[in-house]
Context: one part of a larger RNA
RNA sequence: CUGGGCGUAAAGGGCGCGUAGGCGGCACUGUUAGUCAGGCGUGAAAGUCCUGGGCUCAACCUGGGAACUGCCUUUGUGACUGCAUAGCUAGAGUACGGCAGAGGGGGAUGGAAUUCCGCGUGUAGCAGUGAAAUGCGUAGAUAUGCGGAGGAACACCGAUGGCGAAGGCAGCCCCCUGGGCCGAUACUGACGCUCAUGCACGAAAGCGUGGGUAGCAAACAGGAUUAGAUACCCUGGUAGUCCACGCCCUAAACGAUGUCAACUAGCCGUUGGAUCCGCUUUAAGGGUUUAGUGGCGCAGCUAACGCGAUAAGUUGACCGCCUGGGGAGUACGGCCGCAAGGUUAAAACUC
Repeated sequence: CUGGGCGUAAAGGGCGCGUAGGCGGCACUGUUAGUCAGGCGUGAAAGUCCUGGGCUCAACCUGGGAACUGCCUUUGUGACUGCAUAGCUAGAGUACGGCAGAGGGGGAUGGAAUUCCGCGUGUAGCAGUGAAAUGCGUAGAUAUGCGGAGGAACACCGAUGGCGAAGGCAGCCCCCUGGGCCGAUACUGACGCUCAUGCACGAAAGCGUGGGUAGCAAACAGGAUUAGAUACCCUGGUAGUCCACGCCCUAAACGAUGUCAACUAGCCGUUGGAUCCGCUUUAAGGGUUUAGUGGCGCAGCUAACGCGAUAAGUUGACCGCCUGGGGAGUACGGCCGCAAGGUUAAAACUC
C1' cells in the first nucleotide's frame, strides 16, 4: 500500500458554516471527450516464460515463438458517465396561514432564604462532633419581634417533559432576534449531499483590566483523629464562584455510536401540530396522519453484552480516524497563547 475495521477490544473530529475536491433526480436532442470493439504503427536487443539445438551433463551459449498488460493514429457503436442546448417536478428552496418551546442578546422587576447592621424583648449559654476541642457569648450571644443593607440563586410547577448544531438553557414582565414543526395552495426549477484547508461557536478551571463579594470555598491557619495525618471530621478563611470587556480552546465535550438519503414485522407510552369519530355543545376519550422523545420486540446484525424504523439491520455518497503494550499524547521543530499551556507529533530502548 492493499485488506480489515472504528457503541464497550486500537479507532467518529467537541460542534456547526462552508471553499477546493468527490458524488448527484426525471426526461429529450446534439456531440463523441471518457468507455467499449476492430484495424495500422510502435512497444530495441538482452532478460523472464514456452519449445528446439550446442559444449559428456549443468551453469552457460544459441534458433524460433509467446509476452511486453502500454502509447499514438484511424474506423465504428451510442447503453452508461461527461459536455452543450432546450425542458420537467418527485430532491432542495420561497411565499401564505397557524402552533409549541428554560433557543440567544438587552433592560426592568418579585418573593422565600442565608449573612451583616440598628433598635426592642430576654439570660447563659450557643455552635459543633462518633466523642471532643478550636470558635462565638455577661463588652449580653443563641432564641425572638420590628426596621434596614447587600449579593447570589430561583422552592412548588418539574416530567421518563421542552428548546438548541454542540457546549448548554429554568422566578416573572418588556424590547430585539435565530431556528423548528404542521396545513393547504401557488411559485423557482436540481438551485442538491458531503466537505481537506479555512472561519465561527465551544462546560468547568485558569489568565488580563476594572468592578462586586451574601453564601460557598482551592490555598492557608487552628482544633481533632492517628504510629504519623501535609487527608477524611470540625472552627475559621483568601483567590475563585458573580458582572463588563478581552484571552484561553480543553473534558468520561458520551448515545464513549460523523453527516445526508433510501428501504426493512409488530406492541405500549409521551410532547408539538393537522384531521376525523363521538356528544345538543364543550371537555375528557378514541381513530388516522405528521414531526420529535421513551420502553419492549420479529427478522437481521453482533465475540458477547446488546442494537433493533431515533439500527449497531440492508444499501449508497462524502469526510474523520485506527494498525501490539510501554516509552508517549512525551522529546525536538513548527504554529498559536500574556502565562498556564494547547495543537501538530516521533525515535532510541524495552516486553